[in-house]
Order: sequence, then C1' cells, then structure tokens
RNA sequence: CUGCCCGGACGGGCAGCCGCCUCCGGUUUCCGGAGGAGGAAAGUCCGGUCUCCAUAGGGCAGCGUGCCGGCUAACGGCCGGGCGGGGUUCUCGCGAGGGAGCCUCGACGGAAAGUGCCACAGAAAAUAUACCGCCCGGCAACGGGUAAGGGUGAAAUGGUGCGGUAAGAGCGCACCGCGGCUGGAGCAAUCCGGCCGGCAGGGAAAACCCCACGCGGAGCAAGACCAAAUAGGGGAGGAGGGAUGGCCCGUCCCGCCCGACUCCCGGGUAGGUCGCUUGAGCCGGCCAGCAAUGUCCGGCCUAGAGGAAUGGCUGCCGCCCGCAAGGGCACAGAAACCGGCUUACAGGCCGGGCGGUUCC
RNA sequence: GGGCGCGUAGCUCAAUUGGCAGAGCAAAUGACUCUUAAUCAUUAGGUUGUAGGUUCGAUUCCUACCGCGCUCACCA
Repeated sequence: CUGCCCGGACGGGCAGCCGCCUCCGGUUUCCGGAGGAGGAAAGUCCGGUCUCCAUAGGGCAGCGUGCCGGCUAACGGCCGGGCGGGGUUCUCGCGAGGGAGCCUCGACGGAAAGUGCCACAGAAAAUAUACCGCCCGGCAACGGGUAAGGGUGAAAUGGUGCGGUAAGAGCGCACCGCGGCUGGAGCAAUCCGGCCGGCAGGGAAAACCCCACGCGGAGCAAGACCAAAUAGGGGAGGAGGGAUGGCCCGUCCCGCCCGACUCCCGGGUAGGUCGCUUGAGCCGGCCAGCAAUGUCCGGCCUAGAGGAAUGGCUGCCGCCCGCAAGGGCACAGAAACCGGCUUACAGGCCGGGCGGUUCC
Repeated sequence: GGGCGCGUAGCUCAAUUGGCAGAGCAAAUGACUCUUAAUCAUUAGGUUGUAGGUUCGAUUCCUACCGCGCUCACCA
C1' cells in the first nucleotide's frame, strides 16, 4: 500500500424562497413564534405496559421454550462460561488417535421409559443372521468353524498395534473409545484423577412421546365520557273510541283495553372529547461488575393530527456515472407505546483478527 | 392500523404414519373422415412461490422472506 472476515457508529452538509401538519401567542378572511420520520418507522416473529371480558384453589388437555449461571418489567433477547462440529498453525505417537493457540458455527434436555419408522439395495436394518471369501474334513455333493478381507447401503454389533490360532475372533495384553462405582475442583453446566468391567451397544425426538419450566382470552377499530335529528322503549296526564259486567231495558257512573296530543326518563346512532405520548425516556459523568446491566448525580423535552403533514425550487460544497452537456444521492415513510429478533441497505469512517506485495 | 387464510403442469384440483409428484380439461403428433368436430392411440409439459436447515431422503417437518386473497357475511 492492499485483499478478506468480524464488531461499532454514520448514512449527504450549509443557506435562501415558496408551501403542508401540530401547538402557543396576537391587532383573528390574517400575522408572528416553536417543533415536525427511522436504524430499520418494515415483517408482525417473540416479550411486556395499558384497556375490556372471564376468573375460588389445584390438576388434565393445548401451545411454547430447552447445556449452565447471570442480566431484565418480561422474553424464544443479551452477557459470561461449558461442551461439541468445521477450518488453520504447531506439536506428540509405529498407528488408531491425542494436546495447545487462533478464527468460526451450533434448535446444545432425554434414543438403557415406552410405541412406531428406517424406501431401494443387501445374507442381515437391530429379534437376529452369513452372499462372496478364509480354514478343517471330504473325490465331489456337502458338513463344521470363523466374522480378519470383499460386496450392498446414508447407516452393518467398537478402533489401532502386538501376541495368539488350522483360519480367525476382546481370545489375551497395551493404548484410544464406552459403561459402572468413587475422590477432588466448581453455585452449576462440566473438568482433572483412581478402581472395576472385555463391552452393554445404530440413526432419528424440526415422529409420537417422557422430563423440567412458562402461559386466561382479545386487542387502541382496546376502551371511557358527552351527546343531535328521526324511529322504537318506559312513566305521568289525557280529547276521544271499543268490548264486557255491576239489577230486566234505556240513560248515567265505575272498573278494563286502545289512544291523537303534551311533559319527563332511559338505551343508542351520526358527531365530538379523552385514551395520545413524561417514558422500563434521551444525553453526559462517577462508582460496582470480565460483561450484559445496575445505583447515584447533573442537564434536556424531542411528531403525535382527521385516512393522516414531514414537500418543491435555487445557489455553493461532498460523493457516484458520463469525453461533455447533463443526470443521480442506499434501503426506505411514524398511526397507542416500549424491549428484542429477523429482513432490506449505495457509500465512506473507526477498532480488531488473518493474509499478500514493496522498502528499511 | 390490528387479525386471519392460501400458493403443486397453461387452467381446476389430488398426493399421510417423509420413500419414483398424479388426474380431468387444454396443447402437440398420428389414426378414422371428402373436410372439420367428436372418438381412439401416443407424446410433451413441474427448481411443488423463493432461500436456508433437520434427515440417507422433504410437496410433506422447522425457520426466514416473496406474492395473493378475506372488511353487505374478519374487527368501526
């Protein structure tokens, strides 16, 4: 100087003019002032605040999460640790393999609780078993031994070396792996050892399931308040009308029903107001902590409207494309709010790791 | 704004304990016919919306995106 990877922060700047939205103040058909998108405002994938509904307590069912510890209002988030996989460098070992450093990834409880599945191929896919081969006997057919080697398959009943054998085999031994018991360190996951056992035993739980933990439902179009016109509902008064009875008829009166009209009450629609943005808030600093984060101190107020504004032009500068004229400025656009995750994102900046080239 | 559902051939739809993606219509070719239609035979046509993961193996299981649909009879 440069390439790749990881993390962090930014994501055009300044000025003028004309507009739009909210709020405040005025001399109110207007004028002045203040403020006006994001790191993702997005997807709506998690968790909460808030509101209404439901609700004795506990369990079942259902859904979700899943190494351990911590942080947090909470979380499937974050931080730290453990273990495992991959890459790379070095190193030990005859070998199987082991150890150390760095980078990176991990939906990382349980397959010896049970049920079910593993197509095709293959002798055999987990109860068991022997196709080719090897060895022994036999002329052969065949019988017996074996699981080294080959073959099938995604996967085949421990691996390497030495011994051993007719050939072989944990058959024996050493090491690696595995299981049981146990000592020490650690809050724990787990790690470091000792003794015993020749070895139980495949995969898959993003199949059912088991274990542990968590979860009531709906969502600001939640919900609360005020409240027209018209038409229903209830009550009081009531012109008038109807049927029936009170003694047989008529009349009158009383009780019952309907009822124009007047007054009152209530539900509720349009409409309006609230919810609405001061909040797990932002910035800076001290302290505690490896960190996430937390306590304390100081400062600040930063869109909140109605289907809903945040725009346009010009000048200079910055960057990109183009020979030039000129063109362009990544992804993208708040709708109750907050903490996360995921996805999209031109470009340059800062920090770290690894590598290449040149010079000293 | 909030909530819910769907995506398989050109069209309409199937595909279950995860195991070779099919059917009808449409298309092409041939036969039949004087010709066409109908009929018969044959054929082609699929990144199962995209990408990644689990698995030996994914239309199916999981995750993230993309597109479309549902507001007289999803919510005022």